RNA sequence: GCUACUCACGGCGAUGGAGCUCGCCUACCGCGUGUAUGUCGCUGAUGGCUCCUAUCACAUA
Repeated sequence: GCUACUCACGGCGAUGGAGCUCGCCUACCGCGUGUAUGUCGCUGAUGGCUCCUAUCACAUA
């Protein structure tokens, strides 16, 4: 210096925060079209559930 294993602390899950839960460990960074990298199109604030914030649509007052 590299590799493997173990332990501890932590981290990650396409756009913000928190709780619970699941999976994972450099985990992760969406889809379509065409281009060879766009003044293109589309969905979503969750990995999942709940709440808050932002945005959008509809209705009521």
This is a predicted structure of a 61-nucleotide RNA (Fluoride riboswitch aptamer (crcB RNA motif)) from a Spirochaetaceae bacterium.
Its mean pLDDT, the model's own confidence on a scale to 100, is 78.
The organism belongs to Spirochaetaceae, within Bacteria.
It was read from a public genome assembly, where an Rfam model found it.
Its Rfam family is "Fluoride riboswitch aptamer (crcB RNA motif)". On this family, see Baker et al., Science 2012: "Widespread genetic switches and toxicity resistance proteins for fluoride".
Of the family's consensus pairs, 100% are formed in the model.